[in-house]
């Protein structure tokens, strides 16, 4: 100096919020040279259909809350 592994941290997992768990991504440039900022990249963005049109689901999984839908009772 580089690579790999582990830990920590950040981000992501088709419609809102939270706990816990699981999985995935985490690289580059400018500025600063203290912090901060800007640009860009990754993980991610359901199904069907030539098109029109249509369909399921608020979880990645669990539980709870909120919204929507169906049925029953009062």
């Nucleotide at each position: 100096u580089g690579a790999u592994c582990g830990a920590a941290c950040g981000g992501c997992g088709a419609u809102g919020g939270a706990u816990c768990c699981c999985g995935c991504c985490g690289g580059g440039g400018c500025g600063c040279c203290g912090a901060u900022g800007c640009c860009u990249g990754a993980a991610c963005c359901g199904c069907a259909c030539c098109a029109a049109c249509g369909c399921u689901g608020a979880u990645g999984g669990u539980u709870c809350c909120u919204a929507c839908c169906c049925c029953c009772u009062u």
Fluoride riboswitch aptamer (crcB RNA motif) from Humibacter albus DSM 18994, 74 nucleotides, folded computationally. It matches the Rfam family "Fluoride riboswitch aptamer (crcB RNA motif)". A reference for the family is Zhao et al. (2017), "An excited state underlies gene regulation of a transcriptional riboswitch", Nat Chem Biol. Rfam 15.1 lists 2,293 matches to the family in 1,982 species. The model forms 100% of the base pairs in the Rfam consensus. Model confidence (mean pLDDT): 77 of 100.